The RNA shown here (small-subunit ribosomal RNA) has 1554 nucleotides and comes from a metagenome. Its Rfam family is "Bacterial small subunit ribosomal RNA". Its family is annotated with structural constituent of ribosome and ribosome in the Gene Ontology. The coordinates come from a structure-prediction model, not an experiment, and the mean pLDDT is 82.

């Protein structure tokens, strides 16, 4: 910085689209790590659960726990005394002895209890402070809401700081608590007792407040100050001490410090209110407003104010956009951009608003209060049905809706906040952490070496190339990872203790502040470093036709799909899908959405309006904008300087901190703005004074279809009356409708009517435009010239507004000759609701109104100034030599310079160069439309969208092509002629139909007797059936074979044959194997296998080659130069000429190439050379025949031979013709016309020869060939069939229809050619086809009869002695074979046809016509075809109007696939969008009325308070009529889009009626 896309190409206009940057993103594929950020954009939808605002016991009473202490109580246990249940042992059974339960007393013990005191801790309550901060969200709001700058002399301010001062005395309650009661609960009530820094009263108080009076000062309602009167405050708590006082160890009522309290003045910070400026879209919202605008009194507030109220006035806002509607939090900033701008407002920061929706107040310094209160609505939850509870737009989390947005984490360690004296408590603020590639930044996925360029993939021209040093392999490293260690910074305040200083204090107590030292501690989270292991754990995504970096193969076959735009895909897709390769970016990459950019495509910087979109139909004029010269003043704009502000963050620059970076910090700069002040005075504005060059006036002249009205005139036309007169008239391309014997048309005379004004008339005149045309009169507007007398900027433009405004149309009334929509008839036509004709109503005319539009055009707005000329005309003036002269004004045209323009063109009448103002444009269609509004009687007009749809639409010019455009020219193109075709029969080809198959191709001219120059089999490609599979044919490789092989003969089985199988011979050759050999080897045969063969299968639209056609037409191009922005042009056009772009002349062209012509072949004349197989005049000889005769002589013609080559001929080389000569014309040219000579004369006849190109013309079935397809078949072989079918149609031919003929007989004259599997003579047989037989000939030697013609005869106009189809019979020939399906002969049969409709073909001289002959193919032949050859041999051409084709120039074009083009409309179908519509359903805002909760205020009501009642105000709700907006709606209108629908043919060419 630009690129793609309109066209065949070009330039321009113009839209669409791409490359860039960005995002709170989402989606797809993929995903290693870290840092820093960031994360509910939708449903301001609903929310479970936990937490998010508490704190103070140093304000208070109480309660509980607890350490210590005092007092009290005195448990267990132990000791001792006593009691003596039960038991042991002994027993004389009487009892005894020992142990000792239990109980009691005493001592010890000290659990426990109670009370008090000093501490510590905790808790509900009273009380204080905080809860108005912090945190969230953006619903509302278009506003003083926000931003910026000001004002407050109109204000407030808790905590904090500073100054001054004060705290005296008293009182009554209340919660907690106890007790009783109601209730499910929430909660509430009664009674009793109690405290305070709670509450109340009294006192005191100034510089505080109020009132009154004065002074000073200010722009100002104020400020300061003086005097008088009136009014109002307070609370204590904790620590320490003993100097004073009181009790006298010590404590306090004392002192003291700190904290708290009260009053007041100031400060800081915070807030309220007001103002200037700025702040989205819509005029299809133009008028709005009644507390509305202002005043006065009153109320109210911290404070101003209609903020509220009563009264008064009627104002106030608005085109500089009021009011209404829609949308939206605003800003610093952020994104983008070169900038100006445009878009945006997430995170961070400032402000505002909101807290489930609506209303309300209370408390308080502060709220009308997110986690306060009351009421109402909706919703959710609990309930015992009586009532209650709740508000995540705090942090997490959940549901929902959505394309989509996180952990129900940790910690108060840091920062900050609340409370507190402090410790500290609280803190989802905050700090951290988790999750998400959501973004930015950084790092890694390894590094060095390594070529048999491995394997493998892909491609391949098969040689190779590429992935690719990439891998393997080898050496090394360890960021990251895993494991284990290590462990900084964030921590220092604060607390405790000591010391110093300052301060308070009586004080060396104590406290406070500060500095310093020491001590005990405080981390939610986390960096870094080290060791070990080991390349180990780590690459994808998109693209590759152009734009745009990057290419091949396969698959698919307008399918599937791609696509941002252009566009790809219909069998060779670099565009689809896959693969390989390549390019780009990279832990990301793409896509989607949105913004800016590119886009100067809204243009301030920085666009336009003749034809591309765009000048209003014209003028007047309001607001507005702009405005001549001089001077003075001023200072609005403008400039200068300074000050303030423009928050921080961000951006920029420079530094610095994290290893770098992102990130962060510091400093600077910047914030382009606003405000205040100073200075300047050129320009602008304003004020004042003047001027005359702009503008206007005056005087004297000039031209004119300028306007309005009245009157008059002649010609023409039509009608009527009368005369003359007779059969047509009229009309058309041609006709008809029509008029006319009832007398038209024509003609003469008269009368009537309406409309328009011939010639003059012009390139003319006038008018603002529309427009204005006979003559006269009346009224009237404008313009120009001369003079330079007057005014003194009075001017220009002009949104809204007003006036005028062609034609058609409308209303009312007249008028109505001609013309003439509609309508009728006649024609034309496929139709003809048209064009043409005959009629004809509205209308056209007048008067009075309406309408208000036109291609209202110069497609060119108005005004002013400047910038070469020439020429014509109109109208003035001046001069003059009187002229076709000169000068100077105003108009109207043409040409043209500079300049402009995309070009065309414009060019002093600008589209040039400048200035002022207005209008309009921003892709095409939808749409000069819908809806709404305004206007109109209506028709309709003005204003004027959207959905949807396309990638173009368009302007100018260029080259072609085309035209029922023009000019010039040519051609058997027409015309003039001759003969045909089209009618008949037959032949051949084609279409169609049929068929198992009727193989395929060719299809206007340029297919159709064409490929095919020869289909019975073969051919043959088709069909049916049957065989075969390395193959009918080629080459190579591998293995085997030779005790027999290759080959060949024969027999045999099956078979239609091919073929399959069997057998028997012969058998070249061979025993160091057959052939060649350079002795290595190569070649050949068979069998098996493998590569491959093969394909008339497809694509002629993949191709080569060849061919047709335009066309043997005269064209097609190039180099250099020149012109043009360019495509292109010029040359090549023009004049003359030619068959010709042939030649000459001219010329910004000069030359050249491919074509033309010539060179080549052939025919026509001559010469030379040559002479067999040709010729043969002449000579000689021989032979046979005939004649004459003298019987061996002559003659004739013939044959043969020998001389000969003169002639003919053959075949080679030359000559000849060049407008060379003469005359005329022409430019003294090119050349043309005529003539002479000549065999031939103006290219002598014919042939070969075919420019650049066109038709995707034809051919893959001649051949070649890419790709695709088949491979026991789409190959190959065989038998049979088919290509030969047959209601029909077409084309090309043959034979005829007859007497210019037919038949018969006789008779004359050719040329080109062909011949060995051949041509075949003479001879013989047969009516003949032909047969037998075979001389000669590989050819100037042999094979060979031309036919029309001529002569004679017959036929005598008829379906015939024309014509020969068809059919029957019999034959011949070829061939393996004539059934489908051959040709020929003979006899018989004897069809149609008597010259051919519309239409159409060939031919201009040895031509047409006519007659035979030959050849290729070929066994034969469907050949009447094709290619040649000779014989006989005409007619006509005035001419270029017309048909067809072609060439050149020009013109128009909306065509470029190029007129077989393009293209329009209705209808029909599908889809989409939209308008109307009886209605119907929601939403919004307002109005009126009803009802009215809570609450504030007021009243009942007094000095106060509670309750109660009332009033006013009022949310929600209800009713009603309107309004606005959105949805839906039977039916209906329109538009758009959609390969091949219907009907026509409107436009583009003169588009066939411009």
């Nucleotide at each position: 910085a630009g690129g793609g896309u309109u066209u065949g190409a070009u330039c321009c206009u113009g839209g669409c689209u791409c490359a860039g940057a960005g995002u709170g993103a989402a989606c797809g594929c993929u995903g290693g790590c870290g840092g820093c950020g960031u994360g509910g954009a939708u449903a301001a939808g609903g929310c479970a659960u936990g937490c998010a605002a508490g704190u103070c016991g140093a304000g208070c009473g109480a309660u509980c726990u607890u350490u210590a202490u005092u007092a009290u109580u005195g448990a267990a246990g132990c000791a001792u005394a006593u009691u003596g249940a039960a038991g042991u042992c002994c027993u004389u059974c009487g009892g005894g002895u020992c142990u000792g339960a239990u109980g009691u007393g005493u001592g010890u013990g000290g659990a426990u209890u109670u009370a008090g005191u000093c501490g510590a801790g905790a808790u509900a309550g009273c009380g204080g402070c905080a809860a108005a901060c912090g945190g969230g969200u953006g619903a509302g709001u278009a506003a003083c809401g926000c931003g910026u700058g000001g004002g407050u002399a109109a204000c407030c301010u808790a905590c904090c700081c500073u100054g001054a001062g004060a705290a005296g005395g008293g009182g009554g309650a209340u919660a907690g608590c106890u007790u009783c009661g109601a209730g499910a609960a929430a909660u509430c009530g009664g009674a009793g007792a109690u405290a305070a820094u709670a509450c109340c009263c009294c006192a005191u108080a100034a510089g505080c407040c109020c009132u009154u009076a004065g002074a000073u000062u200010u722009c100002a309602a104020g400020a300061u100050u003086u005097a008088a009167g009136g009014g109002g405050a307070a609370a204590g708590g904790u620590g320490g001490c003993c100097u004073c006082u009181a009790u006298u160890u010590a404590u306090a009522a004392g002192c003291u410090a700190c904290c708290a309290u009260c009053u007041u003045a100031g400060g800081a910070g915070g807030g309220g209110c007001c103002c200037g400026c700025g702040u989205c879209c819509u005029a299809u919202c133009a008028g709005g407003u009644u507390g509305u605008u202002g005043g006065u009194g009153g109320g109210g507030u911290a404070a101003u104010a209609g903020c509220c109220u009563a009264c008064c006035a009627a104002g106030c806002c608005u085109a500089a956009g009021a009011c209404g509607g829609g949308u939206a939090g605003c800003u610093g900033g952020c994104g983008u951009a070169a900038g100006a701008g445009c878009g945006u407002g997430g995170u961070c920061a400032g402000c505002c608003a909101c807290a489930u929706c609506g209303g309300g107040a209370c408390u308080g310094a502060g709220a009308c209060a997110c986690u306060g209160c009351c009421c109402g609505g909706a919703c959710u939850c609990c309930u015992a049905c009586g009532g209650g509870a709740g508000g995540c737009u705090g942090c997490a989390g959940u549901c929902g809706a959505g394309a989509a947005u996180c952990u129900u984490u940790c910690a108060c360690a840091a920062u900050g906040g609340a409370c507190g004296a402090a410790a500290g408590u609280c803190u989802g603020a905050u700090g951290a952490u988790g999750c998400g590639a959501c973004g930015c930044c950084g790092c890694g996925u390894g590094g060095g070496g390594g070529a048999u360029g491995a394997a493998g993939g892909c491609c391949u021209u098969c040689g190779g190339g590429u992935c690719g040093u990439a891998a393997a392999c080898u050496c090394c490293u360890u960021u990251u990872g895993u494991a284990g260690a290590u462990g900084a910074u964030g921590a220092a305040u604060g607390c405790c203790g000591g010391u110093g200083u300052a301060u308070u204090g009586a004080a060396u107590a104590a406290g406070u502040a500060u500095a310093u030292c020491g001590g005990a501690g405080u981390g939610a989270c986390u960096a870094u470093u080290c060791u070990a292991c080991g390349a180990a754990u780590a690459a994808g995504c998109c693209a590759c036709g152009g734009c745009u970096a990057a290419c091949u193969c396969c698959g698919u076959g307008c399918c599937a799909g791609c696509a941002g735009c252009c566009g790809c895909g219909g069998u060779a897709a670099u565009a689809c899908g896959g693969a390989g390769g390549u390019g780009g970016c990279a832990a990301g990459c793409g896509u989607u959405a949105c913004u800016c950019g590119g886009u100067u495509u809204g243009a301030c910087u920085g666009g336009g309006u003749g034809u591309a979109a765009a000048g209003g139909g014209u003028c007047c004029g309001u607001a507005g904008g702009c405005g001549g010269u001089u001077a003075a003043g001023u200072a609005u704009g403008u400039g200068u300087a300074a000050a303030g502000u423009g928050a921080a963050a961000u951006c920029u620059u420079c530094u610095a901190g994290c290893u770098c970076a992102a990130c962060u910090a510091g400093a600077a700069a910047a914030c382009u703005g606003c405000u205040u002040u100073u200075c300047a005075a050129a320009c602008u504005g304003c004020u004042u004074a003047a001027c005359u060059a702009g503008a206007g006036g005056a005087u004297a002249g000039a031209a004119g279809a300028g306007g309005a009205g009245a009157g008059c005139a002649g010609a023409a036309c039509u009608g009527c009356u009368g005369g003359u007169g007779u059969a047509a008239g009229g009309g058309u391309g041609a006709a008809a409708u029509c008029u006319g014997u009832g007398g038209a048309u024509a003609u003469c005379a008269g009368c009537a009517g309406g409309a328009a004004u011939g010639c003059c008339c012009g390139u003319g005149a006038c008018g603002a435009a529309g427009g204005u045309g006979g003559c006269u009169c009346u009224c009237u507007g404008g313009u120009c010239u001369a003079u330079a007398c007057c005014u003194g900027a009075c001017g220009c433009u002009g949104a809204g507004g007003g006036a005028c405004g062609a034609a058609a149309g409308c209303u009312a009334g007249g008028g109505g000759a001609g013309c003439g929509a509609a309508c009728a008839g006649g024609a034309u036509u496929a139709g003809a609701u048209a064009c043409c004709c005959u009629g004809g109503u509205a209308g056209u005319c007048c008067u009075a109104g309406c309408u208000g539009u036109a291609a209202a055009c110069g497609a060119u707005c108005u005004c002013c100034g400047c910038u070469a000329g020439g020429u014509a005309u109109u109208u003035g003036c001046c001069c003059u030599u009187u002229u076709a002269g000169g000068g100077u004004g105003g108009g109207u045209g043409c040409c043209g310079u500079a300049g402009c323009u995309a070009a065309c063109g414009c060019g002093u009448u600008a589209a040039g160069c400048g200035g002022a103002g207005c209008a309009c444009c921003u892709g095409g269609g939808g749409a000069c439309u819908a809806c709404g509004g305004c206007c109109g009687c209506a028709a309709g007009g003005c204003u004027a969208a959207a959905a949807c749809u396309c990638a173009a639409a368009g302007g100018a010019a260029u080259u072609g092509a085309c035209g029922g455009g023009g000019g010039c020219c040519c051609g058997c193109a027409c015309a003039a002629g001759c003969g045909g075709u089209g009618g008949a029969a037959c032949a051949c080809g084609u279409g169609g139909u049929u068929u198992a198959a009727u193989u395929c191709g060719a299809u206007g001219c340029u297919a159709c007797g064409c490929g095919a120059g020869g289909a019975a089999c073969c051919u043959u490609a088709c069909c049916a059936g049957g065989g075969u599979u390395u193959g009918a044919c080629a080459u190579g490789c591998u293995a085997g074979g030779a005790u027999g092989u290759a080959g060949u003969u024969c027999c045999u089985u099956g078979g239609a044959a091919a073929c399959a199988g069997g057998g028997a011979g012969c058998g070249a050759c061979c025993g160091u194997a057959u052939c060649c050999a350079u002795c290595c080897g190569g070649a050949g045969c068979c069998u098996a296998g493998u590569a491959c063969a093969g394909g008339u299968g497809c694509u002629g639209c993949a191709u080569g080659g060849c061919u047709g056609u335009c066309g043997u037409c005269a064209g097609c191009u190039c180099g250099u130069g020149c012109c043009g922005u360019g495509a292109g042009g010029u040359g090549u056009u023009c004049c003359c000429u030619u068959a010709a772009g042939u030649g000459g002349g001219g010329u910004a062209a000069c030359g050249a190439g491919c074509g033309c012509a010539a060179c080549c072949c052939u025919c026509g004349c001559c010469u030379u050379u040559a002479g067999u197989u040709g010729c043969a005049a002449c000579u000689u000889c021989a032979c046979a025949u005939c004649g004459g005769c003298u019987u061996g002589c002559c003659g004739a013609a013939g044959u043969g031979a020998a001389g000969g080559c003169a002639c003919u001929c053959u075949a080679a080389a030359g000559g000849g013709a060049c407008u060379g000569c003469c005359u005329a014309c022409g430019u003294u040219a090119a050349g043309u016309a005529g003539g002479a000579g000549g065999a031939a004369g103006g290219c002598g006849g014919g042939g070969a020869u075919g420019a650049c190109g066109u038709c995707a013309a034809g051919u893959c079935c001649g051949c070649a060939u890419g790709g695709c397809c088949c491979u026991u078949a789409u190959g190959u072989c065989c038998u049979g069939g088919g290509c030969u079918a047959c209601a029909c149609a077409c084309g090309u031919g043959u034979u005829a229809c007859a007497a210019u003929g037919g038949c018969g007989u006789g008779u004359a004259c050719a040329a080109c050619g062909a011949g060995a599997a051949g041509c075949a003579a003479g001879a013989c047989g047969g009516u003949a086809a032909c047969g037998u037989g075979g001389a000669g000939c590989a050819a100037a030697u042999c094979u060979u009869g031309a036919a029309a013609g001529c002569a004679c005869g017959c036929c005598u106009c008829a379906g015939u002695u024309c014509g020969g189809a068809u059919u029957g019979a019999g034959g011949g020939c070829u061939g393996c074979a004539a059934c489908c399906c051959g040709c020929c002969c003979u006899c018989a049969u004897g069809a149609a046809g008597c010259u051919g409709g519309a239409a159409u073909c060939g031919c201009u001289a040895g031509u047409a016509a006519u007659g035979a002959c030959g050849c290729a193919u070929c066994a034969g032949c469907c050949a009447c075809g094709g290619c040649g050859c000779c014989g006989u041999g005409a007619a006509u051409a005035c001419g270029u109007u017309c048909c067809c084709g072609g060439g050149c120039c020009u013109u128009g074009u909306a065509c470029a696939c190029a007129c077989c083009g393009c293209c329009c409309g209705u209808c029909a179908a599908g889809c989409g969008c939209u308008g109307a519509a009886a209605g119907u359903g929601g939403g919004g805002g307002g109005u009126a009325c009803c009802c009215a909760a809570a609450g504030c205020u007021c009243c009942g009501a007094c000095u106060c308070g509670u309750u109660c009642g009332g009033a006013a105000u009022c949310a929600a709700g209800g009713u009603a009529a309107a309004u606005u907006u959105c949805g839906u709606g039977a039916u209906u209108g329109g538009c758009g889009c959609u390969a091949a629908g219907u009907c026509g043919g409107a436009a583009c060419a003169a588009g066939g009626u411009a």